RNA sequence: GGAGUGGGCCAGACGACCGCGCGCAGAAAUGUGUGAGGAAAGUCCGGACUCCAUUGGGCAGGGUGCCUGCUAACGGCAGGGCGGCGUGAGCCGACGGAUCAGUGCCACAGAAAAGAAGACUCCCCCGCGCAAGCGGGAGAAAAGCUGAAACGGUGCGGUAAGAGCGCACCAGCGUCACGGUAACGUGGCGGCUUGGCAAACCCCACCCGGAGCAAGGGCGAAUAGGAGCGGUUAAGGCUGGCCCGGCCAUCGCUCGGGUAUGCCCGCGAGAGGCCGUCGGUGACGGCGGUCCCAGAUAGAUGGUCGUCCACGACAGAAUCCGGCUUACCGGCCCACUCCUCGC
RNA sequence: UCCUCGGUAGCUCAAUUGGCAGAGCAUUCGGCUGUUAACCGAAGGGUUGUAGGUUCGAGUCCUACCCGGGGAGCCA
Numbered sequence: 001g002g003a004g005u006g007g008g009c010c011a012g013a014c015g016a017c018c019g020c021g022c023g024c025a026g027a028a029a030u031g032u033g034u035g036a037g038g039a040a041a042g043u044c045c046g047g048a049c050u051c052c053a054u055u056g057g058g059c060a061g062g063g064u065g066c067c068u069g070c071u072a073a074c075g076g077c078a079g080g081g082c083g084g085c086g087u088g089a090g091c092c093g094a095c096g097g098a099u100c101a102g103u104g105c106c107a108c109a110g111a112a113a114a115g116a117a118g119a120c121u122c123c124c125c126c127g128c129g130c131a132a133g134c135g136g137g138a139g140a141a142a143a144g145c146u147g148a149a150a151c152g153g154u155g156c157g158g159u160a161a162g163a164g165c166g167c168a169c170c171a172g173c174g175u176c177a178c179g180g181u182a183a184c185g186u187g188g189c190g191g192c193u194u195g196g197c198a199a200a201c202c203c204c205a206c207c208c209g210g211a212g213c214a215a216g217g218g219c220g221a222a223u224a225g226g227a228g229c230g231g232u233u234a235a236g237g238c239u240g241g242c243c244c245g246g247c248c249a250u251c252g253c254u255c256g257g258g259u260a261u262g263c264c265c266g267c268g269a270g271a272g273g274c275c276g277u278c279g280g281u282g283a284c285g286g287c288g289g290u291c292c293c294a295g296a297u298a299g300a301u302g303g304u305c306g307u308c309c310a311c312g313a314c315a316g317a318a319u320c321c322g323g324c325u326u327a328c329c330g331g332c333c334c335a336c337u338c339c340u341c342g343c
Numbered sequence: 344u345c346c347u348c349g350g351u352a353g354c355u356c357a358a359u360u361g362g363c364a365g366a367g368c369a370u371u372c373g374g375c376u377g378u379u380a381a382c383c384g385a386a387g388g389g390u391u392g393u394a395g396g397u398u399c400g401a402g403u404c405c406u407a408c409c410c411g412g413g414g415a416g417c418c419a
Base pairs, nucleotide, nucleotide: 001339002338003337004336005335006334007333008332009331010330012308013307014306015305016304017303018302020035021034022033023032024031025030037314041325042324044323045322046321047320048319049212050211051210052209056244057243058242059241061208062207063206064205065204066080067079068078069077070076081095082093083092084091085090096203097202102201103200104197105196106195120144121143122139124137125136126135127134128133152170153169154168155167156166157165171193173190174189175188176187177186178185179184216265217264218263219262226255227254228253229252230251236248237247238246257418258417272291273290274289275288276287277286278285279284309312344415345414346413347412348411349410350409353368354367355366356365362399370386371385372384373383374382392408393407394406395405396404
C1' cells in the first nucleotide's frame, strides 16, 4: 500500500424567528423546563401488570430439541463439544432418537429399494448341437448394467471364479477403562456390518391454565346498566377442546339504541441510564456514586431564513420491559488476519 | 389488540399420501359462412407472491419476509 474479518458509535451541525404537546409558576397576559428510534416497524417469541372466586388433577393440544451456564423469562445470550466452509482472522449449522418401541414412504429405471432379500449379464458342471446357441443343475456378490441411494472400504492371502472365507489398516456399531460437571474425546477388546427419510406419523426429555390496556377500576347524565320471548338449581354459567374437582346466580335467542376513549385512574422512578470498583474466560451479578429522560386521545415533537460540510438513508412512540427478525445515504473508532514492497 | 383465510397462465379455479403443473373463458392461426357471431380444429402463454432450507425430487413440508381479504371485542 492492497484485500478482508470481528466489534462498537453517530444518524447533518450551529444560530435566529414563528408554532405544537406536556409539567411547573402565575389571577391573567406570559415566563420557564422538556419533547421519538436504532430500529419507535413486523407483531415472531418471552415476561411484567390486570381480570377470569381459586389456577387444582388427568386426557388431548402446542412449543423447544448437542452440553453447561446466564436471566424475571425466552425459541434470546455466553462458553464449550461435534460437523461443514475459508490460506487465515473468523463464519455457518432445526445438531435428540432410524439395530434394542412400532408404523409408513423411497416415483421412473433396475434382477433386487430393505426381507439376512435377490439372480439380467457372469462363472463352473452335465446333456443336445459342426457351431452360434438351447435345456437342466450348482456357485457367487468380485465385476458389469440401473438409480439420488445397491446390503462396509482398501490391500494381501485364498478360490474354478469368488465371497469377512482368513488377516492387516480404515470407517461404523457394541462394550470396558481413563479424562471431562456434561456434550464428548483418547485407548483397549468384541462379533465382522445392521440403507435413507422423523422440516412423515411417532418415541424420549423439558416447558405451557385462559384472555388481553377496547386488560381492569372510579365518577356522573339519560326512556335505553333497554324491550320481548324462552330455559332453568343441573343437563346452565365461570371467555381456552373434553372429563373430574371447586365456585356462582344467572343464562340463551330476537329486536333496537349509543359510541370510537363522555371525564378520571391504569400511564411511566423503571428487571431504568451513566460512571467507578469487585467476582466471573464470558453472558452476567454484587456494591458505591450520580442523573430524571415523551406521555398524546384525532393524536404534539414542525416550519422559514442564514452559515458550513462529507449534502443527510430507513423511518415516527400509544400499557411497559427483555429479545429476535426485517429496512437503512453514508461516516468514524478499536482489535485482528492474509498478500506485496521498503528498512 | 386478538383470531383467521388466501396469493398457481390475461381472468376464474383444479392438482389424491411429495413423483412429468392442468381445465374453462380469453388471445392468435386455420376451417365452416356471401360476411360476422356461434360452432369445429390447432397453437402460444407459468421462476406456483419473494428469499432460503429439508428431500434423490417441493405448488404441496419448514423458516423468514411481502401483499390482500374476512371476523371478534365496548355499554360505564
This is a predicted complex of two RNAs, RNase P RNA and transfer RNA, with 419 nucleotides together. Its mean pLDDT, the model's own confidence on a scale to 100, is 76. It holds a member of the Rfam family "Bacterial RNase P class A". By type it is a ribozyme.